This is a predicted structure of a 76-nucleotide RNA (transfer RNA) from a sheep gut metagenome.
It matches the Rfam family "tRNA". The family's RNA type in Rfam is transfer RNA.
Its mean pLDDT, the model's own confidence on a scale to 100, is 80.
The sequence is in RNAcentral, with records from MGnify.
Order: sequence, then structure tokens, then C1' cells
RNA sequence: GUGGGUGUAGCUUAGUUGGUAGAGCGCCAGGUUGUGGCCCUGGAGGUCGUGGGUUCGAGUCCCACCAUUCACCCCA
Repeated sequence: GUGGGUGUAGCUUAGUUGGUAGAGCGCCAGGUUGUGGCCCUGGAGGUCGUGGGUUCGAGUCCCACCAUUCACCCCA
């Protein structure tokens, strides 16, 4: 350089045919307990990598870019 994969909460990740973004762990509060852990209940936390486009509507489709990763090519 060429062609792919991946990017969603602090971490690991789901999201089917475009139709109101979820889970587990962790965090906070409460219950339980003599205290803590385990367990139970509730809560907070997301400009879905960035910027555009299409659409009534985009995590999802299209384009460019960024990060990361794989394969191939060229030079040495």
C1' cells in the first nucleotide's frame, strides 16, 4: 500500500428484518447479620469510536476518518 474483522455503561458483552438501548460483574443505598461476607430489594451510570449522508425514524444501511487487529503485496 490492498482487502477483511472489531469499536455499545468502569469491565465483559447482547441487540434477529431499521421502530422507545438491555444483561452479568462492579459501584451507591436499603433489608438481613453482633460486624463483615453471601443472599434479597431498589437506584445511579450510555452524545452506541468521530464526522457527515439516506430515512418519518439509524447501534443497525451508505461514505470518509480515527483506534485496534488479521491476511496479503512491495522494498530492504